[in-house]
Context: one part of a larger RNA
RNA sequence: CCACGUUGAAGGAACUCGGCAAAUUGACUCCGUAACUUCGGGAGAAGGAGUGCUCUUCAAACUGUUAAGAGCGGCACAUACCAGAGGGUGACGACUGUUUAUUACAAACACAGGACUCUGCGAAGUGGUAACACGAAGUAUAGGGUCUGACACCUGCCCGGUGCUGAAAAGUGAAAAGGAGAAGUGUUGAAAGCUUUUAAUGGAAACCUCAGUAAACGGCGGCCGUAACUCUAACGGUCCUAAGGUAGCGAAAUUCCUUGGCAUAUAAUUAAUGUCCUGCACGAAUGGUGUAACGAUCGCCCUACUGUCUCCAACGUGGACUCA
Repeated sequence: CCACGUUGAAGGAACUCGGCAAAUUGACUCCGUAACUUCGGGAGAAGGAGUGCUCUUCAAACUGUUAAGAGCGGCACAUACCAGAGGGUGACGACUGUUUAUUACAAACACAGGACUCUGCGAAGUGGUAACACGAAGUAUAGGGUCUGACACCUGCCCGGUGCUGAAAAGUGAAAAGGAGAAGUGUUGAAAGCUUUUAAUGGAAACCUCAGUAAACGGCGGCCGUAACUCUAACGGUCCUAAGGUAGCGAAAUUCCUUGGCAUAUAAUUAAUGUCCUGCACGAAUGGUGUAACGAUCGCCCUACUGUCUCCAACGUGGACUCA
């Protein structure tokens, strides 16, 4: 010096990205227990008190335990070991569960619940060239696909584009079918016949057209003026659009400017929480906003506690090291 331990004056997170690590708590009995809540929870909430040994009684006897009373000893009585630290507040995800074998356990996946859509059974869908099989020894309260993700309150406007569904008058239009005409051949000359070529006509789906459809893919404006201080603009004008973002939320896991403004908390806080709204660039199942319970999730604060630190010291064990 290193590893693993033990102890530590005064202070007690001043350490640090961050209380990481360590310390604290810890068992049983009794008392007591808040907000909130889906009335189940929250809860072992929190916070207190007791605990050894001997004798007596409850209790007629045995075993075990409890309660009450009296006494005794120790610095210390759950005497060692074992053995929850707690509280407040926010974000996300409802929850239990699952995951990158070997850098990620999460806010990701799943989930019960919700919705749309396809499918009438020889089902749709899937595997296979096929036979056939699964679906299913099921039958729309079933099966497949997609999205959302408990629960509560809700889920606005737009069908112009893309997709899907439906409709059918016209247009475009493949191959069949059709065969006017033309050319060749045929003949003494013609004709028929034969060969080749070919115009109309005809013609499905698709496209085009017309409707519907957004819990389909998606989208959801600009400029100017106006109220008896000022500011602002309920109001008006105008341009454009398929329609111009409703409710709710909002410097947010989304805010560039930004360490936004104000407040709480600190002596001091780019963090945190509440509020405001000027939303660069929230917004309603690509779900919006809340939410008890839950979380080895991620922020912030407080109590207790401590060698994390001020600032290091001593000791134990094993190494390193020196000598033999």
Molecule: large-subunit ribosomal RNA, domain IV
Organism: Cylindrocystis brebissonii